[in-house]
């Protein structure tokens, strides 16, 4: 410095341009002698970041940031 892949609840991770959701983990409750498993609820979001396109952007465009891979140059 070039190409490619990723960012979404605390953690792993979905979502054909049309209501942003699961599971875990968190509180509450239920169930049990208790505990762990089990149910049932609750709450948790600036979709990296700034445009821009659209009647509508997690998504499509362009720009930038961080993580990961690769591949070139000088030394």
């Nucleotide at each position: 410095g070039c190409c490619g892949g990723u960012g979404u609840a605390g953690c792993u991770c979905a979502a054909u341009g049309g209501c942003a959701g699961a599971g875990c983990a968190g509180c509450c409750g239920c169930c049990u002698u208790g505990u762990a498993a089990g149910c049932g609820g609750c709450a948790g979001g600036u979709u990296g970041u700034a445009g821009g396109u659209u009647c509508g952007a997690c998504u499509c465009c362009u720009a930038u940031c961080g993580c990961c891979g690769g591949c070139u140059c000088c030394a």

This is a predicted structure of a 75-nucleotide RNA (transfer RNA) from an Actinomycetota bacterium.
It matches the Rfam family "tRNA". Rfam describes the family as follows. Transfer RNA (tRNA) molecules are approximately 80 nucleotides in length. Their secondary structure includes four short double-helical elements and three loops (D, anti-codon, and T loops). Further hydrogen bonds mediate the characteristic L-shaped molecular structure. tRNAs have two regions of fundamental functional importance: the anti-codon, which is responsible for specific mRNA codon recognition, and the 3' end, to which the tRNAs corresponding amino acid is attached (by aminoacyl-tRNA synthetases). tRNAs cope with the degeneracy of the genetic code in two manners: having more than one tRNA (with a specific anti-codon) for a particular amino acid; and 'wobble' base-pairing, i.e. permitting non-standard base-pairing at the 3rd anti-codon position. It is annotated as a transfer RNA.